A computed fold for a 365-nucleotide part of an RNA from a biogas fermenter metagenome, annotated as large-subunit ribosomal RNA, domain IV. Its Rfam family is "Bacterial large subunit ribosomal RNA".
Context: one part of a larger RNA
RNA sequence: CCCUCGUUAAGGAACUCGGCAAAUUGACCCCGUAACUUUGGGAUAAGGGGUGCCCUGUUAGGGUGAAGGGCUUUGCGCCUGGAGCCCGAGGGGGUUGCAGUGAAUAGGCCCAAGCGACUGUUUACCAAAAACACAGGUCUCUGCGAAGUCGAAAGACGACGUAUAGGGGCUGACGCCUGCCCGGUGCUGGAAGGUUAAGAGGAAGAGUUAUCUGGUCCUUUUGGGUUGGAGAAGCUCUGAAUCUAAGCCCCAGUAAACGGCGGCCGUAACUAUAACGGUCCUAAGGUAGCGAAAUUCCUUGUCGGGUAAGUUCCGACCCGCACGAAAGGCGUAACGACUUGGGCGCUGUCUCGACGAAGGAUCCG
Numbered sequence: 001c002c003c004u005c006g007u008u009a010a011g012g013a014a015c016u017c018g019g020c021a022a023a024u025u026g027a028c029c030c031c032g033u034a035a036c037u038u039u040g041g042g043a044u045a046a047g048g049g050g051u052g053c054c055c056u057g058u059u060a061g062g063g064u065g066a067a068g069g070g071c072u073u074u075g076c077g078c079c080u081g082g083a084g085c086c087c088g089a090g091g092g093g094g095u096u097g098c099a100g101u102g103a104a105u106a107g108g109c110c111c112a113a114g115c116g117a118c119u120g121u122u123u124a125c126c127a128a129a130a131a132c133a134c135a136g137g138u139c140u141c142u143g144c145g146a147a148g149u150c151g152a153a154a155g156a157c158g159a160c161g162u163a164u165a166g167g168g169g170c171u172g173a174c175g176c177c178u179g180c181c182c183g184g185u186g187c188u189g190g191a192a193g194g195u196u197a198a199g200a201g202g203a204a205g206a207g208u209u210a211u212c213u214g215g216u217c218c219u220u221u222u223g224g225g226u227u228g229g230a231g232a233a234g235c236u237c238u239g240a241a242u243c244u245a246a247g248c249c250c251c252a253g254u255a256a257a258c259g260g261c262g263g264c265c266g267u268a269a270c271u272a273u274a275a276c277g278g279u280c281c282u283a284a285g286g287u288a289g290c291g292a293a294a295u296u297c298c299u300u301g302u303c304g305g306g307u308a309a310g311u312u313c314c315g316a317c318c319c320g321c322a323c324g325a326a327a328g329g330c331g332u333a334a335c336g337a338c339u340u341g342g343g344c345g346c347u348g349u350c351u352c353g354a355c356g357a358a359g360g361a362u363c364c365g
Stems, first nucleotide, its partner, number of pairs: 001360002004357005010351002014349001019346001027051005036041001038173001052095005061087004068080004096100001108344007115336002120132002136171007148157003174331004179261003184258002186254005193249003199243002204238005211230008262280005289323001290320001301317005
């Protein structure tokens, strides 16, 4: 010096991002215990007092219940009986130490706010949380060979269940509530019209060609060669009209489906502001509640509280850059190794260090 501990005058958070760490508290008995509350809690709230040993004393009281006795339905039965053993306050008196749960083990507490109701779950090895889950709520699908899932399939799960059941989505106890918009997207329903696939259909066309025919050459001829034109049937190919499903267009419904929820101008007898009016646009223009908020840029907004002094905190205001109602809104007792602010107690966190101990490192032998 490192590590792990112990003690420390006076002060007591002045340390620090932050009381991180440490200290305080701690068991049992008694007294006492607030706001709030879902009446269960909160609560070991908080805050106090006591605790050794001896005598009274075999204390009061309590537990267990043997032998013996009686009855007997003969039972591991019933009644009686109280031995022995164990537990054991409270009162009074005495005594002792600095100190009596004499060592060890054994909550620090309170106030206010945010978030999440809660107990749970999670990033095995940097995150335990406000994240996930949750009971509850709601929407939707599913009538049973269910929907859904796994699997080329057989088959299995769902479920040896049957809509008070099962799958999926969102929300997340509880309380009070959950506003307006269906124009877009989605979903559900509808079927008149438009569009529309394969398929059906086969108008028409093309190729081939029996045959007919023109030119030209050869040839004695029926003819042969060559080169054009027309061309039935058959075969091959192309293929119009027409018929035709779902879907889409279309018509409705539906937002605890995806989502959305305005602008400008003027106006009251100080000023300011605008209950009010006008106008444009929209599917409809944000209701209740909350609001500088886990959301507020400007911003350390302004006012109040707390401090000697407060960018944090609490209470208000509302000018919400850019809250808002199940991606729920606002509250909320209880709960939390959560986050934030304040206070009491307590302390080597600090003023500011010091001393001691075990182990290590180093040095000497």

Model confidence (mean pLDDT): 87 of 100.